[in-house]
Overview:
Predicted 3D model of a 73-nucleotide RNA (transfer RNA) from Caenorhabditis japonica. The sequence is in RNAcentral, with records from Ensembl Metazoa, GtRNAdb and Rfam. RNAcentral records the identical sequence in 2 taxa. The prediction has a mean pLDDT of 82. Its Rfam family is "tRNA". Rfam describes the family as follows. Transfer RNA (tRNA) molecules are approximately 80 nucleotides in length. Rfam classes the family as a transfer RNA. The gene name in the source record is tRNA-Arg-TCG-3-1.
RNA sequence: GGCCGCGUGGCCUAAUGGAUAAGGCACCAGACUUCGAAUCUGGGGAUUGUAGGUUCGAGUCCUGCCGUGGUCG
Numbered sequence: 001g002g003c004c005g006c007g008u009g010g011c012c013u014a015a016u017g018g019a020u021a022a023g024g025c026a027c028c029a030g031a032c033u034u035c036g037a038a039u040c041u042g043g044g045g046a047u048u049g050u051a052g053g054u055u056c057g058a059g060u061c062c063u064g065c066c067g068u069g070g071u072c073g
Base pairs, nucleotide, nucleotide: 001072002071003070004069005068006067007066010025011024012023013022018056027043028042029041030040031039049065050064051063052062053061
C1' cells in the first nucleotide's frame, strides 16, 4: 500500500430505516448493619469515532477521513 471486519455511557453488549437509544457490571444516594460486605430500592451518566450524502425520517444505508483488528504483498 490492496482487501475484509469493527467503532454505541467508565467497561461489556442490544436496538427491523420509525416513539424518549435498552440491559448487565461499575459509580452515587437511601434502607438494612455496631461498622463494612452482601442484598433491596432509587438516581446520574450516550451530541451512537469524525465530516458529508441519501431519506419525510439514519445508531442502522452510501462516500471520504480517523482509530483498531485480521489478511495479502